Glycine riboswitch aptamer from Hyphomicrobium sp., 99 nucleotides, folded computationally. Taxonomically the source falls in Hyphomicrobium (Bacteria, Alphaproteobacteria, Hyphomicrobiales, Hyphomicrobiaceae). It was read from a public genome assembly, where an Rfam model found it.
[in-house]
């Protein structure tokens, strides 16, 4: 004096799968009024998978043991929009490094 990486923040891209079907009804708009639209809650059945979890294993290591997927399971999450989102880009701080 650095990097390969790691952690964590901003920003921006980022998928898939029923706004399905019963209940008991609540709130908000719009209507003169009859009525309509949307959001909630409980329960049923399909259905994804890229939060997190689980589980096998190519692999790798300090080889006793352990790390280990975008692959599998769906516990959890989710299935209109919004939220959220594995991963990817850039940009800060920190570690690594009082080296």
């Nucleotide at each position: 004096g650095a990097a390969u990486g790691a952690a964590c923040u901003g920003c921006g891209g980022a998928a898939g799968a029923g706004u399905u079907c019963g209940g008991a009804u609540g709130a908000u708009c719009c209507u003169u009024a009859c009525g309509g639209a949307u959001c909630g809650c409980c329960g049923g059945c399909g259905c994804c998978g890229a939060a997190g979890g689980a589980g096998c294993a190519a692999c790798c290591g300090c080889c006793c043991c352990g790390g280990a997927a975008a692959c599998u399971c769906u516990c959890a999450g989710g299935c209109a929009a919004a939220u959220g989102g594995a991963c990817c880009g850039c940009u800060g701080u920190u570690c690594g490094a009082u080296g």
The model forms 90% of the base pairs in the Rfam consensus.